[in-house]
Context: one part of a larger RNA
Molecule: small-subunit ribosomal RNA, 3' major domain
Organism: Spermatozopsis similis
RNA sequence: UGACGGGGGCCCGCACAAGCAUGGGAUUAUGGGGUUUAAUUCGAUGCAACGCGAAGAACCUUACCAAGAUUUGACAUGCUGAAAAUCUUUCAGAAAUGGAAGAGUGCCUGAAAAGGAAUUUAGACACAGGUGGUGCAUGGCUGUCGUCAGCUCGUGCCGUAAGGUGUUUGGUUAAGUCCAGCAACGAGCGCAACCCUUGUCUUUAGUUAUUGAAAUAGUUUACUAUUUCCGUCUAAAGAGACUGCCGGUGUAAGCUGGAGGAAGGUGAGGAUGACGUCAAGUCAGCAUGCCCCUUACAUCUUGGGCGACACCCGUAAUACAAUGGUUAGGACAAUCAGAAGCGAUCUCGCGAGAGCUAGCGAAUCUGCUAAACCUUAACCUCAGUUCGGAUUGUAGGCUGCAACUCGCCUGCAUGAAGCCGGAAUUGCUAGUAAUCGCCAGUCAGCCAUAUGGCGGUGAAUACGUUCCCGGGCCUUGUACA
Numbered sequence: 001u002g003a004c005g006g007g008g009g010c011c012c013g014c015a016c017a018a019g020c021a022u023g024g025g026a027u028u029a030u031g032g033g034g035u036u037u038a039a040u041u042c043g044a045u046g047c048a049a050c051g052c053g054a055a056g057a058a059c060c061u062u063a064c065c066a067a068g069a070u071u072u073g074a075c076a077u078g079c080u081g082a083a084a085a086u087c088u089u090u091c092a093g094a095a096a097u098g099g100a101a102g103a104g105u106g107c108c109u110g111a112a113a114a115g116g117a118a119u120u121u122a123g124a125c126a127c128a129g130g131u132g133g134u135g136c137a138u139g140g141c142u143g144u145c146g147u148c149a150g151c152u153c154g155u156g157c158c159g160u161a162a163g164g165u166g167u168u169u170g171g172u173u174a175a176g177u178c179c180a181g182c183a184a185c186g187a188g189c190g191c192a193a194c195c196c197u198u199g200u201c202u203u204u205a206g207u208u209a210u211u212g213a214a215a216u217a218g219u220u221u222a223c224u225a226u227u228u229c230c231g232u233c234u235a236a237a238g239a240g241a242c243u244g245c246c247g248g249u250g251u252a253a254g255c256u257g258g259a260g261g262a263a264g265g266u267g268a269g270g271a272u273g274a275c276g277u278c279a280a281g282u283c284a285g286c287a288u289g290c291c292c293c294u295u296a297c298a299u300c301u302u303g304g305g306c307g308a309c310a311c312c313c314g315u316a317a318u319a320c321a322a323u324g325g326u327u328a329g330g331a332c333a334a335u336c337a338g339a340a341g342c343g344a345u346c347u348c349g350c351g352a353g354a355g356c357u358a359g360c361g362a363a364u365c366u367g368c369u370a371a372a373c374c375u376u377a378a379c380c381u382c383a384g385u386u387c388g389g390a391u392u393g394u395a396g397g398c399u400g401c402a403a404c405u406c407g408c409c410u411g412c413a414u415g416a417a418g419c420c421g422g423a424a425u426u427g428c429u430a431g432u433a434a435u436c437g438c439c440a441g442u443c444a445g446c447c448a449u450a451u452g453g454c455g456g457u458g459a460a461u462a463c464g465u466u467c468c469c470g471g472g473c474c475u476u477g478u479a480c481a
């Protein structure tokens, strides 16, 4: 100087408390451990691994296993020779691959000969190749403490020096934020602001968006078309909030109450992550040193596996019902996506879907009827039930060479566990929790109940900081560095 203390002081945080809702019990989905296996590829392991890499394992992916094959190689550059490239048929084979037959001659320079480019093929060698090892050799990127308020430097001063001071102290703040004081005076990286979204207003502009009103035309009405105006919306530029104003308090910074205001003291949310810590994670995203393999640890193919199942754990979905379930009727969104695409209307089908196809590269067309909600309604009346939907049978649909291992969806039938969950435990302070649907990426299809977004309905509680956990500053002890 740090680190640590079941030392002290001050302060903060959904840390506790006050509340609400979960999870731990059931079934299912998914990930992990373990076990099994020819293989169940690999990585991630307290917080900070376990719906994680994986924004999508039937083949492919794929790295694993079995079998069948190749050896200058699936891929790159260089040398020599030959052939245009390419396409079709056929035989063997699981395919890879091997054999046979046929069609076929292009482009550029050039009169021609010839040469060149590209592609294919044969040969020899330099080499290719490796998701093989080492994240404790590395780059880059990332997690975490933590959006915590800290981390430092120059000059000066103090000290023999390590070092200290500044950065401590008294206030204040979300903040090393600001103020006052001080052997310090300044400065840098962080904080804040500048950026994006959202909330109010103004101006400008407006088609493909749009309510209402007026006029005109078509027209019996309904409705349609055009024009104008106001509003909405769209999207650009501005305004607006600064403790600016008033009262109180204080040396000041500030704090507190109020006015005006759409918004008030950081308005709300996001992006933004200092010096560093954990030899944290990643050699399998990529790059890369060294080591290792080179007829194999490389490469191709078919099939299998990554989907196994006594068991254990994590994360979720659905429930156990009457604040409910079922049936009929009625209402209101916002993101967003679309051409090998979104696909209306119509017809067929109980349905999943099918057929024909309009429109739309989209404020124009389509996905697109939101669901919770409401009740004028009806049934169920507390049951393992009209709760719950697992499981299984069967009949179909779709994608795709191909749904056996191992896809999704539909109809009918079946109708399991489950009656609110032990110890222990998680999230959340407001448009939040809870609850309800919708969209997208990946994607042929999909094991999505996931992930990322979008809107609808919409609470309760916070006395307070004694205690648990984590953190910041000062101080003290130390046989630790």
Stems, first nucleotide, its partner, number of pairs: 001481002003478003007475007015465002019428003026318008034309002042053002064304007073127001077126002079123005086103007107116003129293002132291003138287002140282003143278001145276001150189006156165003169180003195270004200239007212229007242264001245258005307447001320421001324380004329374002336367003341360002346355003387418001392413007434457007